Predicted 3D model of a 94-nucleotide RNA (Glycine riboswitch aptamer) from Micromonospora globbae.
It was read from a public genome assembly, where an Rfam model found it.
It matches the Rfam family "Glycine riboswitch aptamer". Rfam's curators write: This family represents the bacterial glycine riboswitch. Glycine riboswitches usually consist of two metabolite-binding aptamers domains with similar structures in tandem. The aptamers cooperatively bind glycine to regulate the expression of downstream genes.
Model confidence (mean pLDDT): 76 of 100.
The organism belongs to Micromonospora, within Bacteria.
RNA sequence: UGAGGAGCUGCAGGAGAGUCCUCCCUCUGGCCAAGGGAGGCGCCGAAGGAGCAACUUCCCGGAAUCUCUCAGGCCCAGGUACUGCAGUUCCGAG
Numbered sequence: 001u002g003a004g005g006a007g008c009u010g011c012a013g014g015a016g017a018g019u020c021c022u023c024c025c026u027c028u029g030g031c032c033a034a035g036g037g038a039g040g041c042g043c044c045g046a047a048g049g050a051g052c053a054a055c056u057u058c059c060c061g062g063a064a065u066c067u068c069u070c071a072g073g074c075c076c077a078g079g080u081a082c083u084g085c086a087g088u089u090c091c092g093a094g
Stems, first nucleotide, its partner, number of pairs: 001094001004091010018041001020040007042074003048070001049068003055062002
């Protein structure tokens, strides 16, 4: 000097699945509606978590966007794995 890799930050993009049923509460004179809470059943997977497969490894193990659904979520919004760009830090072939 520096291909490439990893972490962090910023910007942009970015889903899925019942606003079902019952009860209670709030607003209200009352009803409807809306919102919140509890319970029930159903459902989603792309925070996290767990399990394994290809693969990898002398062995132990590691391992996904797969599987599970513990957590989380199911009006909208927000957020999310992941993708692109930029900055920064570290490693670093040559």